[in-house]
RNA sequence: GGAGUCGGCCAGGCAAUCGCGGUCUCGGAUACGGGACCGAGGAAAGUCCGAACUCCACAGGGCAGUGUGCCUCGUAACGCGAGGGAGGGGAAACCCUACGGACAGUGCCACAGAAAACAUACCGCCCCGUGACAAGCGGGGUAAGGGUGAAAAGGUGCGGUAAGAGCGCACCGCACUGCUGGCAACAGCAGUGGCACGGCAAACCCCACACGGAGCAAGGUCAAAUAGAAAAGCGAUCCCGAAAGGGAUAAGGAUGGCCCGUCCGAUGCUUUUGGGUGGACCGCUCGAUCUCUGGAGCGAUCCAGAGGCCAGAUGAAUGAUUGCCAGCUCCGUGGUGCGGAGAUACAGAAUUCGGCUUAUGGACGGCUCCGGCA
Numbered sequence: 001g002g003a004g005u006c007g008g009c010c011a012g013g014c015a016a017u018c019g020c021g022g023u024c025u026c027g028g029a030u031a032c033g034g035g036a037c038c039g040a041g042g043a044a045a046g047u048c049c050g051a052a053c054u055c056c057a058c059a060g061g062g063c064a065g066u067g068u069g070c071c072u073c074g075u076a077a078c079g080c081g082a083g084g085g086a087g088g089g090g091a092a093a094c095c096c097u098a099c100g101g102a103c104a105g106u107g108c109c110a111c112a113g114a115a116a117a118c119a120u121a122c123c124g125c126c127c128c129g130u131g132a133c134a135a136g137c138g139g140g141g142u143a144a145g146g147g148u149g150a151a152a153a154g155g156u157g158c159g160g161u162a163a164g165a166g167c168g169c170a171c172c173g174c175a176c177u178g179c180u181g182g183c184a185a186c187a188g189c190a191g192u193g194g195c196a197c198g199g200c201a202a203a204c205c206c207c208a209c210a211c212g213g214a215g216c217a218a219g220g221u222c223a224a225a226u227a228g229a230a231a232a233g234c235g236a237u238c239c240c241g242a243a244a245g246g247g248a249u250a251a252g253g254a255u256g257g258c259c260c261g262u263c264c265g266a267u268g269c270u271u272u273u274g275g276g277u278g279g280a281c282c283g284c285u286c287g288a289u290c291u292c293u294g295g296a297g298c299g300a301u302c303c304a305g306a307g308g309c310c311a312g313a314u315g316a317a318u319g320a321u322u323g324c325c326a327g328c329u330c331c332g333u334g335g336u337g338c339g340g341a342g343a344u345a346c347a348g349a350a351u352u353c354g355g356c357u358u359a360u361g362g363a364c365g366g367c368u369c370c371g372g373c374a
Base pairs, nucleotide, nucleotide: 001370002369003368004367005366006365007364009362010361012325013324014323015322016321017320018319020039021038022037023036024035025034026033027032041346045357046356048355049354050353051352052351053215054214055213056212065211066210067209068208069207070084071083072082073081074080085099086097087096088095089094100206101205105204106203107200108199109198122146123145124142125141126140127139128138129137130136154172155171156170157169158168159167173195174193175192176191177190178189179188180187181186219282220281221280222279229273230272231271232270233269234268236249237248238247239246240245252264253263254262255261289308290307291306292305293304294303295302296301328342329341330340331339332338333337
């Protein structure tokens, strides 16, 4: 210097002016005005997991359904994280893995191939018969070799055999048993067994464990209005009664001798309860909180002390302009430099946390490998 890999960090800074949201405070009867302080993120995002909180449901147990799935630890909890084991990738640093069960049962394994699973024989090899000791044909043995396939019934070698074959033996692998180490996953060693039906469970399934539902538009308080409801009181007409009072009724009254008709009047009014719409308020932001220091631990994380208060809006504030500085890009200049111009990522709270995932600009550091120079 190049290539790679891992890790944490920052998210331009300062000042002035104008403006917006919130809290406190001062003045004021109110309206309003002044002052002080605070005012987005590492992902506020996706809403994919796990919780807090709230309401509903709930004796206990089971089925169904969904999810998780090596071990230990961390955590309020998790499908998250840390450390480890096993397997895999890479030359290395390092990275990846839903990583329980395939003699409980069912199912699948395209194409090719003889055969895709209680085996089989296309070429080949060997033996026998025929033939001529050849070729060919027929019968049988074999699974070494070739061939097919993602995958072919342990591998390599020696012996053995007609040719072969765990048929026998050695080593490797595998299974079982024991011992040792480890909390465990697991590893190592020894012995025994000739080897025991390949793969797929993000196929059904089996096993173990976990899980009630809805979500701040949860939920609650106050409360205009409208409709309907309840209670009390007031009122209208007629009748009985001396009165008090009682009863009846959408009656009744006027016009008129009477009926029809016409007209007037009328099933109402007030108060309260209740209800809960518009609206207002609570929930709402002090919390599994943040910063620093010390300690325990490999680490995730935990413990102790000190200090801090860090948005709470509701058509929804958190912005704009100017100047200087820092970094980046481009242009001019032979150049250190200087001058000029330009742009400045992803994105934006809405009950709150812990994670995961995705988007995105920059600078730094550790480690690995390669090259050059001294």

A computed fold for a 374-nucleotide RNA from an Acidobacteriota bacterium, annotated as Bacterial RNase P class A. The sequence is in RNAcentral, with records from ENA. The prediction has a mean pLDDT of 76. The model forms 94% of the base pairs in the Rfam consensus. A source record names the gene rnpB.